[in-house]
């Protein structure tokens, strides 16, 4: 010195998981608005809507040094008249002068209204309607003009006639205005001379000026003619400048013209005649729809988006439409004419206007300001100047509009003050924060001082403004909110509300414990602002050039062929130089931005200077590489030859099984269907079966992941004709390639049209079935159609859901072709698989790998391949192909579970075998439902229903009706008193009044002889009164809980560590191959260990062995006993049982079988219940969080009631009988219980029971006779000697109390029931079944319940095809609340949105017509008129040139009439989609959704849908084949 400062993500689709994909959020920013608040300043900004309408003032005027006329004022002259003084006098008047007034002319000075004249009113100032265009941006060029400026050269000589103002007709007119006469100037006007000019090669032609003024000493300012210039301005042309192809053709002055004319400063169809048929266009013409362009601005790392406000360049535009004069420029915002809506005057005849200038005003609107002060400053017009004007500017005012700056105090202060929110009640927190002290003054009051901007030589001259600023004194004084706190996102607690009120950007909060609503503390962000809305960009790699995709997610046209167009093999040229790259040169206005400096205290903010990148453009060079010329090569292609395989196509001939049909025989009742049937065929002879003839369509076996073609598709044999590939050979040509927008061809079935043909099969139809129903699945029949000819359709899951085409990248293999054969190659066709690649799953030389090209084609789901448009088609419908509106998702691939009317393996009294029952009867006994004053509650599928309840007359008791209590029946704390306590009245009782009564303990003191009394204080139990704090709830919530408990399931599972695989949800261990009752083991393996579970250890029963023993056992007396220790038992302690032996099989666990033994293979029964599931059940066991009640929802009393009964349902007990029943006799058990007990013998009673009294505190007594059984008698099949219901009387027992509503007992009484429909239960050995016994609750009992004990005591299991439950592996899913999921459709309510439409109203674009206003041109109009020149004339005055007016005529605006196009709104009527906890009616899909599904099609059907034909696997499940591995 130079370079470079530059990139973030998240939340939401699922049970998780990864990817696709949408949706949201953080950032930034505005001309912003709304909501709450608002101290002060400095710089900016300020109608984004209605180019809607506008009152009222201003916004363009100046020049008197152009000019006449006017006013004042002063000079001066000239006239006139009066008055005066002198002279003279003919008394008539003269002449001289003074004084006043008047009137004329003439200068001067000052004014400035109208008016002639000259310069600006074309700038400045606004606004963005129009405009998709040379309008703008940017580079160029040539055929032009240019007032005022600057420079150079020359010139300004002679002359004429007007005209406005004014006057005046006391003109017209309401008024704006204006007309007739008559007069004046000029830098106004007009004519004559004169020329560097102009055409022209040149000869010649030919033809236009000029004005003064002020001053006069010099001079100043104008005038005219020609050229330069400067700086503006016209025009031209390259690029470059916005959507729509549901705009594909447009155009007639279009496109050219050496041709003639006009026009313009100027080139030109610019305008005219005439000739000629062109010109644009798929690199989008043309139509339509939108917009002023640009420098810039906002964003973004950038590329890029999106924007065009203030500032600045350019365009347009000035009410709306047209027009032209003027001029140096205008077709003119504060000029003209005309048309037109529109407002305003008006005498109704006419006239005026034009804020998109600055202020205002109305309206519109979310929403934008003062009817301000100045020309002092900059700048502008005029003027010689002074100077006058300037609403341009300078400035102020109003608006937190925005940017930037400052403030709202500092510093110390704990008793951590009061208050307030919370709280585990201990404190916490607001909180040094306030109070209190000490300090300071930025701000803020007052007062003083007080600029710069001023430049134009001096002098004057500031709207801001007494402003900025600066000094001084006074006082902490005057000065904080918004918003937000579930997550994203930084900050949380209480209360109240209770799916309401409400929140929300997205995901979502709320149904009573809300960090989401509201309120409050408190917290957290910004801060004079904060939120919110609205738009842009970002974040979005969500249109991907930078930088994305297409197998399965949205996305490869159904194949080919082949225009345009993109892209293309090797090699040479001292070729060119368009891309390309190097260097320079111009220009991309200023301002913005960026760098570095400067000045306002500082910033924002003004202000200097400087540069990169890059756009066009030109200049000059290089030449790798593209390109374009030349000239060449063979490898790309392509042809030539020699082989070769193929259901490649088309035509014709032929050929046989097999079906059907007709005919004949034979021959006899059935036959064909199906799950299982009927329709249907058949004695008029089917089927069956022999022969014989027809028809028609298909071509078995070969066959096959095999062949062939471009795809659809292709299939007996034969023939003839084509088409394409492979393979070899290397003589041919030389790049002739590859892709393909449009466009052409080809295209399965099904369908159309028109003729043929029809044998089987079959949409429709029609009938049997099915079945709630069935417009289906299944049958029986059948018509289009399949079949062929000639056309049309043009779609398929037309798939390899993979687009051609080239070239590179391991291998193995199996099949086909070539080659005589082997290797090898090639050229197809399958599989496996390395690197790599994918989101995975898979793909892998036949790419979904690496790379090049060139095509299609995608951008959230529905709505929808619909709707309109427009092409094609006879139709059917095919191509193209939205939107409005809705949701936040929809998707694809794997995981893990559940699930399957999938699969395989395996188990269970699951079925099977059986043996007994329930389901029918009566009764008990729950429940449901009804009822009731209440009929108290809970428990509802398995896993509620003889269940809480191991026991409702009262209590229990939670209902229910009445009667009573309130600090409370019950606890704890204070205070006061009192012992308890008895007695008697009232009441249903509860209670309530009466009357009697006054303790015990320890101390002390007094009394008393003691005993023992009386006072005082203290203490403990109990009980009563007071007020308070509190108790008390069987009141909710079991979905706030703790604890238990059920249950799946005594199934065999359920996991963890650590280490591998996978991006990950997960897996693998734990799965496989065998075995078991078992995730028992054993053996394999990327798995290697480990817990929780199983089993084992406990316990009861069974053998034995021992030790001990009474109340037991034995024995002997015999009835208060004694011995015994053997058995039986009781109860301690050890044995046994381990597949331990043995054979057989197995690798091995193991299994079989067999010994032995009481017991064999878990000996048999308990107890024991993994991780979990059911928001399972229990707030009424108990405890509890929160809520509710508090003279009641607490708390007593007395009565009811829970026991009601049309009925339904579960569980049970008895039965129905002879394997019974009863009579009478006889026998043998275990568990157990018992002092408010259990009670024996004995007496009384038919008996329930009572009545005395013994034993028993229990292996002693007693409940206590066990009963099925056996023995014998009768009963003899029957509503009975069965069978016991119900009822009547009579009695018993317990209790206060037996009526609602006990239990027993006698006699009497004798209901249903004769073995129970569909349908269901249990049980595999001491088990079912039968048979009694005892327990607990408990005055008593509804117990038939339950919980245990024993006798007696069976049958059966072939087996796992089924049915239910379960385990494991595997598969498949749209499920995960998990098959009680999910979900599709009509049909019916509400809401929304949009299409069709008879018809109505509008806008706008074009075409043709009518029309013609101003106005320009134009005119050979017998029209009206004319001062300047020119002719005549003595004039008058005529006449002519040149004009003006009027007419007419060509364009021409508005109008009027038709026509078409686009395109908006209404709109009876209607088709359609979409949204909506909890409507009907099926159940279509998802599993083999229970007829696999889906495409296209065609028919059909309340609807999902169904059938037919073709096609797909994106179909389980099974077989085959292949390949890997071995």
């Nucleotide at each position: 010195a130079c370079a470079a400062u530059g990139g973030a993500g998240a939340g939401u689709u699922u049970g998780a998981u990864c990817c696709u994909g949408g949706c949201u959020c953080a950032g930034a920013a505005u001309g912003a608005a709304c909501g709450c608040u608002g101290g002060c300043g400095g710089c900016a900004g300020g109608c984004u809507u209605a180019a809607c309408a506008c009152a009222u003032g201003c916004a363009a005027g100046u020049c008197a040094u152009a000019c006449g006329a006017c006013g004042u004022a002063u000079u001066u002259a000239u006239u006139u008249u009066u008055u005066u003084u002198g002279g003279u006098u003919u008394c008539g008047a003269u002449c001289a002068g003074u004084a006043a007034a008047a009137a004329u002319a003439a200068a001067u000075a000052c004014g400035g209204u109208a008016g002639u004249g000259g310069c600006g009113g074309a700038c400045g100032g606004g606004u963005g309607a129009g405009u998709a265009a040379c309008a703008c941006g940017u580079a160029a060029g040539a055929a032009c003009u240019u007032a005022c400026c600057u420079c150079u050269a020359g010139g300004a000589g002679g002359g004429g006639g007007a005209u406005a103002a004014c006057a005046u007709c006391u003109g017209g007119g309401a008024a704006a205005c204006u007309g007739g006469u008559g007069c004046u100037a000029a830098u106004a006007c007009c004519c004559c001379a004169u020329a560097u000019g102009c055409u022209g090669a040149g000869a010649a032609g030919u033809g236009a000026a000029a004005a003064g003024g002020u001053a006069a000493u010099a001079a100043c300012c104008g005038c005219c003619u020609a050229g330069a210039g400067a700086g503006a301005g016209g025009c031209u042309u390259g690029c470059g400048u916005c959507u729509g192809a549901u705009u594909a053709g447009c155009u007639a002055g279009u496109u050219g013209g050496u041709g003639a004319g006009g026009g313009u400063a100027a080139a030109g169809g610019c305008c005219u005649c005439c000739c000629a048929a062109g010109g644009c266009u798929a690199c989008g013409a043309u139509c339509a729809g939108u917009a002023g362009c640009u420098g810039g601005u906002c964003u973004g790392a950038g590329a890029g988006g999106a924007u065009g406000a203030u500032c600045a360049g350019c365009c347009a535009c000035a009410c709306u439409g047209g027009g032209a004069c003027u001029g140096a420029g205008a077709c003119a915002c504060g000029g003209c004419c005309c048309a037109g809506a529109c407002u305003c005057c008006u005498a109704c005849g006419g006239g005026a206007g034009g804020c998109a200038g600055c202020a205002g005003u109305g309206a519109g609107g979310a929403a934008u300001u003062u009817u301000c002060c100045g020309c002092a400053a900059u700048g502008g017009a005029c003027g010689a100047a002074a100077g006058u004007c300037u609403g341009a500017c300078g400035g102020a005012g109003c608006c937190a509009u925005g940017c930037c700056g400052c403030g709202u105090g500092a510093a110390g202060g704990a008793u951590g003050a009061a208050g307030g929110c919370c709280c585990a009640u201990g404190g916490g927190u607001c909180g040094u924060a306030a109070a209190c002290u000490u300090c300071u003054u930025u701000u803020c009051u007052u007062a003083g001082a007080g600029a710069a901007g001023a430049a134009c030589a001096a002098a004057a001259u500031g709207a801001c403004g007494g402003u900025a600023u600066c000094u001084a004194a006074g006082g902490a004084a005057u000065a904080a909110g918004c918003a937000c706190c579930g997550g994203c996102u930084a900050a949380u607690c209480a209360u109240g509300u209770g799916c309401c009120a409400g929140c929300a950007g997205c995901c979502g909060c709320g149904g009573u414990a809300a960090u989401a609503c509201a309120u409050g503390a408190g917290g957290u962000g910004c801060a004079a602002g904060c939120g919110u809305u609205a738009u842009u960009c970002g974040g979005a790699a969500u249109g991907a050039u930078u930088g994305g995709g297409c197998g399965u997610a949205a996305a490869g046209c159904g194949u080919c062929u082949g225009u345009a167009g993109g892209u293309g093999g090797c090699u040479u040229c001292a070729c060119a130089a368009a891309g390309u790259c190097c260097a320079c040169u111009g220009u991309c206005a200023a301002a913005u931005a960026c760098c570095a400096g400067g000045g306002c205290u500082u910033a924002a903010c003004c202000u200097u200077g400087g540069a990169c990148a890059g756009g066009c453009a030109g200049u000059g060079g290089a030449a790798a590489c593209u390109u374009g010329g030349a000239a060449g090569c063979u490898u790309g292609a392509g042809g030539a030859c020699g082989g070769u395989g193929g259901g490649g196509g088309c035509a014709g001939a032929g050929g046989g099984a097999a079906u059907u049909u007709u005919c004949g025989g034979u021959g006899a009742a059935g036959c064909g269907g199906u799950g299982a049937a009927a329709u249907g065929c058949a004695u008029a002879g089917a089927u069956a079966u022999c022969g014989a003839a027809g028809a028609g369509a298909a071509c078995a076996c070969c066959a096959a992941u095999g062949g062939c073609g471009a795809a659809g598709g292709c299939a007996c044999u034969c023939u003839g004709c084509u088409g394409g590939g492979c393979c070899g050979u290397a003589a041919c040509u030389g790049a002739c390639a590859c892709u393909g927008a449009g466009a052409g061809a080809c295209g399965a079935c099904a369908g159309c049209u028109a003729g043929a043909g029809g044998a089987g099969c079959a949409a429709c139809a029609a009938g049997g079935a099915u079945u709630a129903g069935a417009u289906a699945c299944c049958c029986u029949u059948u018509u289009a159609g399949u079949u062929c000819u000639a056309g049309c359709c043009g779609u398929a899951a037309a798939c390899g859901a993979u687009g051609g085409a080239u070239a590179c990248u391991a291998a193995g293999u199996g099949c086909u072709g070539u080659c005589a054969a082997c290797a090898a190659a090639c050229a197809g066709u399958g599989c496996u698989g390395u690197a790599g690649c994918u989101a995975a799953c898979g793909c892998g030389u036949u790419a979904a790998g690496u790379a090049u090209c060139c095509c299609g084609c995608c951008u959230g789901g529905g709505g929808a391949g619909u709707a309109u448009g427009c092409u094609c088609g006879c139709a059917a419908g095919a191509g193209u192909g939205a939107a409005a509106c809705u949701c936040a998702a929809a998707g694809g691939a794997a995981u893990u579970g559940a699930c399957g009317g999938g699969g395989g393996c395996c188990c269970g009294c699951a079925c099977a075998a059986g043996c007994c029952g329930u389901g029918g009867a009566u009764u008990a006994u729950g429940u449901g439902g009804u009822u009731u004053a209440a009929u108290a509650u809970g428990a509802u599928g398995c896993a509620a229903c003889g269940c809480g309840u191991a026991g409702a007359a009262c209590c229990u008791c939670a209902c229910c009706a009445g009667g009573a209590u309130u600090u409370g029946a019950c606890a704890u704390g204070u205070c006061a008193g009192a012992a308890a306590c008895u007695u008697c009245c009232a009441g249903a009782g509860a209670u309530g009044g009466a009357a009697g009564g006054u303790g015990c303990c320890u101390u002390u003191u007094u009394c008393u002889u003691u005993u023992g009394a009386a006072a005082a204080a203290g203490g403990a139990a109990u009980c009563u009164g007071a007020a308070c704090a509190c108790a008390g709830g069987u009141g909710g919530u079991g979905c706030a809980u703790g604890g238990c408990u059920g249950u799946c399931g005594u199934c065999a599972g359920c996991u963890c560590g650590u280490g591998a695989u996978g991006u990950g949800a997960a897996u693998u261990a734990u799965u496989g191959g065998g075995u078991u009752c078992a995730g028992u083991c054993c053996c394999g393996c990327a798995a290697c260990g480990a817990g929780c579970g199983c089993a084992a250890c406990c316990c009861u029963c069974g053998u034995c062995c021992u030790u001990a023993g009474u109340u037991a056992c034995u024995a002997c007396a015999u009835u208060u006993g004694u011995a015994g220790g053997u058995c039986u038992c009781u109860a301690g302690g050890g044995a046994g049982a381990c597949u331990g032996c043995c054979g057989g099989u197995g690798c091995a666990a193991g299994c079989c079988g067999g010994a032995g033994g009481a017991a064999g293979g878990u000996g048999a029964g308990g107890a024991u219940g993994a991780c979990g599931u059911c928001a399972a059940g229990u707030c009424a066991g108990c405890a509890u969080g929160c809520c509710c009640c508090u003279u009641a929802u607490a708390u007593u009393c007395u009565g009811g009631g829970c026991u009601a009964c049309a009925c339904a349902c579960g569980u049970a007990a008895u039965a129905c009988a002879a394997u019974g029943g009863u009579c009478g006799g006889g026998a043998c058990a275990a568990u157990g219980a018992g002092a408010u007990g259990c009670g024996a013998c004995c007496c009384c009673g038919c008996g329930a029971g009572g009545g005395c009294c013994a034993g028993c505190u229990a292996a002693c007594c007693u409940c206590a006779c066990a009963a099925a059984c056996c023995c014998g008698g009768c009963c003899u099949c029957a509503g009975u000697u069965c069978g016991g219901a119900u009822c009547g009387u009579a009695g018993g027992c317990u209790g206060a109390a037996a009526c609602u509503c006990g239990c027993c007992u006698a006699c009497g009484u004798g209901a249903a029931g004769u073995c129970g429909g569909a349908a269901u239960g249990g049980c595999u050995a001491g088990u079912a079944a039968u048979c009694g016994c005892c327990g607990g609750u408990c005055a008593g009992c509804u117990a038939u319940a339950c919980g245990g004990c024993g006798g007696u005591g069976a049958a059966u299991a072939c087996g796992u095809u089924c049915c239910c439950g379960g385990g494991c592996c595997u598969u498949g899913u749209a499920c995960a609340c998990a098959c009680u999921g999910c979900c599709c459709g009509u049909c019916a309510a509400a809401g929304g949105u949009c299409g069709g439409a008879a018809g109505g109203a509008g806008a706008u674009a074009g075409g043709g017509u009518c029309g013609g206003a101003a106005g320009u041109g134009g005119u050979u109009u017998c029209g009206c008129u004319u001062a300047a020149c020119g002719a005549u004339g003595a004039a008058a005055a005529u006449c002519g040139a040149g004009g003006g007016c009027a007419g007419c005529u060509a364009c021409a605006a508005a109008u009027u009439c038709u026509c078409u196009g686009u395109u908006u709104c209404c709109a009876a009527c209607u088709a359609a989609u979409c949204u909506u906890a909890a409507g009907u009616c099926g159940u279509a899909a998802c599993a083999a959704g229970g007829u696999a599904g889906c495409c296209c099609u065609a028919c059909u059907g309340g609807a999902a849908g169904g059938u037919g034909g073709g096609g797909c696997u994106g179909g389980a499940g099974g077989a085959c084949u292949c390949c890997u591995u071995c």